[in-house]
Molecule: transfer RNA
Organism: Kapaibacterium sp. (SeqCode)
RNA sequence: GCGCCCGUAGCUCAAUCGGAUAGAGCGUUGGAUUCCGGUUCCAAAGGUUGGAGGUUCGAUUCCUCUCGGGCGUA
Repeated sequence: GCGCCCGUAGCUCAAUCGGAUAGAGCGUUGGAUUCCGGUUCCAAAGGUUGGAGGUUCGAUUCCUCUCGGGCGUA
């Protein structure tokens, strides 16, 4: 250089053939429980779906460019 894969919440990951308000576990915060803590239970906050543009009534999903990481190849 060329080819392929990955990037979604603080972390690890889902999301069907493009469809309705993007979810789960852990973590965090508040509450219940306890003498206190842990455990358990209830609730809440937290997202530019790496970035930009395009297609579409509608994009995490399709197309183009670009950034970062990984693998293969001469």